[in-house]
Context: one part of a larger RNA
RNA sequence: UUGGGCGUAAAGCGUCCGUAGGUUGUUUGUUAAGUCUGACGUUAAAUCAUGGGGCUCAACCCCAUCCCGCGUUGGAUACUGGCAAGCUAGAGUUACAUAGAGGUUAGUGGAAUUCAAUGUGAAGCGGUGGAAUGCGUAGAUAUAUUGAAGAACACCAAUGGCGAAGGCAGCUAACUGGGUGUAUACUGACACUGAGGGACGAAAGCGUGGGGAGCAAACAGGAUUAGAUACCCUGGUAGUCCACGCCGUAAACGAUGAUCAUUAAUCGGCGGAAAUUUCGCUGAUACAGCUAACGCAUUAAAUGAUCCGCCUGAGUAGUAUGCUCGCAAGAGUGAAACUU
Numbered sequence: 001u002u003g004g005g006c007g008u009a010a011a012g013c014g015u016c017c018g019u020a021g022g023u024u025g026u027u028u029g030u031u032a033a034g035u036c037u038g039a040c041g042u043u044a045a046a047u048c049a050u051g052g053g054g055c056u057c058a059a060c061c062c063c064a065u066c067c068c069g070c071g072u073u074g075g076a077u078a079c080u081g082g083c084a085a086g087c088u089a090g091a092g093u094u095a096c097a098u099a100g101a102g103g104u105u106a107g108u109g110g111a112a113u114u115c116a117a118u119g120u121g122a123a124g125c126g127g128u129g130g131a132a133u134g135c136g137u138a139g140a141u142a143u144a145u146u147g148a149a150g151a152a153c154a155c156c157a158a159u160g161g162c163g164a165a166g167g168c169a170g171c172u173a174a175c176u177g178g179g180u181g182u183a184u185a186c187u188g189a190c191a192c193u194g195a196g197g198g199a200c201g202a203a204a205g206c207g208u209g210g211g212g213a214g215c216a217a218a219c220a221g222g223a224u225u226a227g228a229u230a231c232c233c234u235g236g237u238a239g240u241c242c243a244c245g246c247c248g249u250a251a252a253c254g255a256u257g258a259u260c261a262u263u264a265a266u267c268g269g270c271g272g273a274a275a276u277u278u279c280g281c282u283g284a285u286a287c288a289g290c291u292a293a294c295g296c297a298u299u300a301a302a303u304g305a306u307c308c309g310c311c312u313g314a315g316u317a318g319u320a321u322g323c324u325c326g327c328a329a330g331a332g333u334g335a336a337a338c339u340u
Stems, first nucleotide, its partner, number of pairs: 004311003007294002012308001014200004021193003025087007033080002035076008049065006090190001091187003094183005102176007109153001113149008124135002161168002205246006214240002219235004257307006265285009289296002313340003322333004
């Protein structure tokens, strides 16, 4: 390679868009490139193979036949392809409805926390398994009024909704993406996948400038302990927040690529239409089937099809080296010797 696989054993790119390529509904006509078939040429002889024959057999020898392929030419036209013309079941457009934490920007609200000012007030507060560090007669904690600041949005709330994924939640407005249903009309295969490529991409981290209430790596102190560079406590800086620019990784998980079709049922939730059914999404059971088992089971891990990605014992090692990217941290790609 052939083949076998990828939920948990090695293996689905974090997600989407999309170039080349691969694959592609239905009808008619045409062509005859693929495909099938005839003839001719070539395919040296020997050898091999098959069927005969000759040495008493065999090896050996003789005769006949045969191969794949290539070229030329004649034909066939179901399928694939090319060309032409159509169709409407895929796909899309339109109209009318409709649900939603989908996104961006601006504004705004209340609770809480901390701080500040003032009043009351008096000696403790805080914290723990128990304490101590800490705060407090310069009046703390508590309580009341007022003010400031930043961040997050209790209840509603859900096995709920939206989004390609990451993710998205107070309220209002503006702008804006996608979905679903119903119905006529329109386009007429415009589709699927997608190597390279591009875009987005939690948290942490980085750069510049702001901001900084709470929380809190690092750090300091108090405890615990044999020790305690921890768990517990008191503090506390980056950071967390905003704007712009990088980074490009996660158990980025459903550990399950995308699309299409087919295949028993039952019970929910959400959104439509309609009138007792049906369409879309999202859950729980469970048959056939599948699976090593666990389990999956119309949201498949069943049965088929198309395209892409990936795997090939373990360690060495996601290391070394080279290259690309990055301000850096590092990321991507990614071995071998050797051991077993």

The part of an RNA shown here (small-subunit ribosomal RNA, central domain) has 340 nucleotides and comes from an uncultured bacterium. Model confidence (mean pLDDT): 87 of 100. Its Rfam family is "Bacterial small subunit ribosomal RNA". Gene Ontology terms of the family: structural constituent of ribosome and ribosome.